[in-house]
RNA sequence: GCAUCAAGAGUGGGCCUUAGGGCUCCAGCAACCUGGCUCUGUCAGCCAAGGUGCUUUCCCUCGAAACGAGGGGAUGCGGCUCGAAAGGAGCAACCAAGUGA
Numbered sequence: 001g002c003a004u005c006a007a008g009a010g011u012g013g014g015c016c017u018u019a020g021g022g023c024u025c026c027a028g029c030a031a032c033c034u035g036g037c038u039c040u041g042u043c044a045g046c047c048a049a050g051g052u053g054c055u056u057u058c059c060c061u062c063g064a065a066a067c068g069a070g071g072g073g074a075u076g077c078g079g080c081u082c083g084a085a086a087g088g089a090g091c092a093a094c095c096a097a098g099u100g101a
Stems, first nucleotide, its partner, number of pairs: 001077005010026001012025005027055003032051003035047003042101003058072005079091004
């Protein structure tokens, strides 16, 4: 800087902390990134596999209200290894899904 904050899913176990809260295990939710959906590209869709995130359904102001505006906050805009770095090299990504324009 861009996108989203509609919906969804735990009165769970353990540890730490004065508290707020944090870590971890199990379970679950969700298509943001990567990957798969058998030439390539784009768009849409499907798949919770890899990387995050979430299971507190965000807060405040204005407005009669809005699926309105503004401000703040949160999340994402792949991960890992080697390398001083490179417009360097390499690694893993499901038994799921297996579509359309």

SAM-I/IV (S-adenosyl methionine) riboswitch aptamer from a marine sediment metagenome, 101 nucleotides, folded computationally. Rfam family: SAM-I/IV (S-adenosyl methionine) riboswitch aptamer. The literature on the family includes a 2008 paper in RNA by Weinberg et al., "The aptamer core of SAM-IV riboswitches mimics the ligand-binding site of SAM-I riboswitches". The family is grouped with related families in Rfam's "SAM clan". Gene Ontology terms of the family: regulation of gene expression and S-adenosylmethionine metabolic process. The coordinates come from a structure-prediction model, not an experiment, and the mean pLDDT is 77. Of the family's consensus pairs, 96% are formed in the model.